A computed fold for a 350-nucleotide part of an RNA from a soil metagenome, annotated as small-subunit ribosomal RNA, central domain. The prediction has a mean pLDDT of 90.

Context: one part of a larger RNA
């Protein structure tokens, strides 16, 4: 240096951007670094392989032949890699015109409901459970009507639907803003893919400072249940849940399936766009591109299953695994206000 693997057995980094590096479309010309050919020099001796020989054999020793990863020089080849030059448009990007969407940010605004406050009516209960009790209520509760306050979340529409790189995103309106898709095939002319480090984003919970606080509700108090009940059930209830600024950086961050590209039978539905047909209407039919799903052929798979959004057949690059426990722990380092995170063993044991 080399093996086999990574949906569920150990194994895809949570996701993206991207420096170095690795890899890189079609045609022509040139160079000759890699590559290849033959020539030449060198590659000491010993050792090694084979042959012959000398000690009675062998070890050992002598002779001969071979081999020797290679290295240097000059000559030559030019397909491939590389380098230089020129050209191309299929990759990539741009332009023009359309178009769907809970994509992101900021500000505003609406109704339903819960709770609380004020007032009216009204009286003996209400609430809760398996049954109860704690709780609330004659200082007038619950019920009902009117008015007000405040916070949080947006029923129906809603879809196996849409958007986003992932996390994730759902009332309505305006502004700012990212990306996709379709059509045209007008422009640039390989400008590309991946990506160790690095940088950024990153649910919930948590932390710091400030605000807010309706409902819910860790902790906590009480009532029950029970042998007990540090629970499940009930009555309360603080952090938190919400907003602004900062930190943290984890997850069953899941499709448990890295990204990009090419190729390989079909059938059905749905979302967005284009073209065509039609008794031309948002209907219907055919077709095409992109997305989301279902079923299945070959093939693959230990099986389950996957099956044009592959887990099929290939290529490029990265990450990761290498028996179970000890252990995602100790120690050290880096990061963090802390909680802790990242990196990551060994003894011992089966």
């Nucleotide at each position: 240096c080399u093996g086999g693997g990574c949906g569920u057995a150990a194994a895809g980094c949570g996701c993206g951007c991207g420096c170095a590096g690795g890899c890189g479309g079609c045609c022509c010309c040139g160079c000759a670094g890699g590559u290849c050919g033959g020539u030449u020099g060198u590659g000491a001796a010993a050792g090694c392989c084979c042959c012959c020989g000398g000690c009675u054999c062998a070890a050992c020793c002598g002779g001969g032949c071979g081999g020797a990863g290679g290295c240097g020089a000059g000559c030559g080849a030019a397909a491939c890699c590389g380098c230089g030059g020129g050209g191309c448009u299929g990759g990539a990007g741009g332009c023009u015109g359309g178009c769907a969407g809970a994509g992101g940010g900021u500000g505003g605004u609406g109704g339903a409901a819960u709770u609380c406050c004020c007032g009216g009516u009204g009286u003996a209960g209400u609430g809760g459970u398996g049954a109860a009790a704690u709780g609330c209520g004659u200082a007038g509760a619950g019920a009902u009507c009117g008015g007000g306050a405040g916070g949080a979340a947006c029923a129906c529409c809603c879809g196996c639907g849409g958007c986003g790189a992932a996390g994730g995103c759902g009332g309505c309106c305006a502004c700012c803003u990212g990306g996709a898709c379709c059509a045209g095939g007008c422009c640039u002319g390989a400008c590309g893919c991946u990506g160790a480090g690095g940088c950024g984003c990153g649910a919930a919970g948590g932390c710091c400072g400030g605000g807010g606080g309706a409902g819910c509700g860790a902790a906590c108090g009480g009532g029950a249940u029970u042998a007990g009940a540090u629970a499940c059930c009930c009555c309360g209830g603080u952090a938190g849940u919400c907003c602004c600024g900062g930190c943290a950086g984890u997850a069953a961050a899941c499709g448990a399936u890295g990204u990009c590209g090419a190729c390989u039978g079909g059938c059905c539905g749905u979302c967005g766009g284009g073209g065509g047909g039609c008794u031309c209407g948002a209907c219907c039919c055919c077709u095409u591109c992109g997305g989301c799903g279902g079923c299945g052929g070959a093939g693959c798979u230990a099986a389950c299953g996957c099956g044009g959004g592959a887990a099929g057949u290939c290529g490029a690059c990265c990450g990761c695994c290498u028996g179970g426990g000890g252990a995602g722990u100790a120690c050290g380092g880096c990061c963090g206000c802390a909680a802790g995170g990242c990196u990551a063993a060994a003894a011992c044991u089966c």